[in-house]
RNA sequence: GGGGGAGCGACGGGAGAAUCCGGGCCUCGUGCCCGGUGCCGAAGGAGCAUCCGCCCCGGUAAACUCUCAGGCAACCGGACCGUCGCUCGGGA
Numbered sequence: 001g002g003g004g005g006a007g008c009g010a011c012g013g014g015a016g017a018a019u020c021c022g023g024g025c026c027u028c029g030u031g032c033c034c035g036g037u038g039c040c041g042a043a044g045g046a047g048c049a050u051c052c053g054c055c056c057c058g059g060u061a062a063a064c065u066c067u068c069a070g071g072c073a074a075c076c077g078g079a080c081c082g083u084c085g086c087u088c089g090g091g092a
Stems, first nucleotide, its partner, number of pairs: 005088009018037001020036006038072003044068001045066003051059003
């Protein structure tokens, strides 16, 4: 010096599950509202192993689990991944 790390932004990729049933409204539509049943997990949220500690308690994970929330044609969203840009950046 470069790469790797973190944050933010842009672009691209990005799965799953009923275009379900009934009723109402209507601008008569892949529309809107209400109720019901079934289902999904990759926004968010919650929980635990292990390990640690000041050890009857507390801290600490996930793409695991739960589905509160969210979602189940398309659109939107979408964890995560890639590329680019900006910023930050101790040690071994």
Background
A computed fold for a 92-nucleotide RNA from Palleronia aestuarii, annotated as Glycine riboswitch aptamer. The coordinates come from a structure-prediction model, not an experiment, and the mean pLDDT is 77. Rfam family: Glycine riboswitch aptamer. Rfam's curators write: This family represents the bacterial glycine riboswitch.